[in-house]
Predicted 3D model of a 77-nucleotide RNA (transfer RNA) from a Planctomycetota bacterium.
The sequence was found in a public genome assembly.
Its Rfam family is "tRNA".
The coordinates come from a structure-prediction model, not an experiment, and the mean pLDDT is 81.

RNA sequence: GAGGGUGUAGCUCAGUCGGUUAGAGCGCCAGGUUGUGGCCCUGGAGGCCGGGGGUUCGAUCCCCCUCACUCUCCCCA
Numbered sequence: 001g002a003g004g005g006u007g008u009a010g011c012u013c014a015g016u017c018g019g020u021u022a023g024a025g026c027g028c029c030a031g032g033u034u035g036u037g038g039c040c041c042u043g044g045a046g047g048c049c050g051g052g053g054g055u056u057c058g059a060u061c062c063c064c065c066u067c068a069c070u071c072u073c074c075c076c077a
Base pairs, nucleotide, nucleotide: 001073002072003071004070005069006068007067010026011025012024013023019057028044029043030042031041032040050066051065052064053063054062
């Protein structure tokens, strides 16, 4: 340089005929249970869906640009 993949909660990940309030497990906080803790049960907080722009009545989802990580190939050494 050429072409792909990934990016969603603190972590690991779901989520497409585009459609009202974006979810799970673990973790965190509070309460219950327990002599205390763990386990277990209940509730809660936590996300500008990497960033910007566009299309659309409406975008996590479609299009363009861009950033980070990653894979393959090419060139030089």